This is a predicted structure of a 73-nucleotide RNA (transfer RNA) from a Planctomycetales bacterium. The sequence was found in a public genome assembly. Its Rfam family is "tRNA". Rfam's curators write: Transfer RNA (tRNA) molecules are approximately 80 nucleotides in length. Gene Ontology term of the family: triplet codon-amino acid adaptor activity. The prediction has a mean pLDDT of 83.
[in-house]
RNA sequence: GGGGAAGUAGCUCAACUGGGAGAGCGCCGCCCUUGCACGGCGGAGGUUGCCGGUUCGAGCCCGGUCUUCUCCA
Numbered sequence: 001g002g003g004g005a006a007g008u009a010g011c012u013c014a015a016c017u018g019g020g021a022g023a024g025c026g027c028c029g030c031c032c033u034u035g036c037a038c039g040g041c042g043g044a045g046g047u048u049g050c051c052g053g054u055u056c057g058a059g060c061c062c063g064g065u066c067u068u069c070u071c072c073a
Base pairs, nucleotide, nucleotide: 001072002071003070004069005068006067007066010025011024012023013022019056027043028042029041030040031039049065050064051063052062053061
C1' cells in the first nucleotide's frame, strides 16, 4: 500500500433480505428477610464510531473517513 471482517446501553451481544432500538449481566428503587444473599416487581441509561448521500422512512443501502482484528505484498 491492497483485500476481508467488526464498531449498537457501563460490559457481552441481538434487531429475521428498509418501517415500534431490544435481551442478558451490571446500576438505582420497592417488596420479601431481624439483617444480608437469593428471589419477585419497577425504573434510569443509546444522537447505532464519525461525515455526507439515496429514500416518505436508514442500525440495515451507497460514498468518504477513523479505530481494532485478520490475510496479501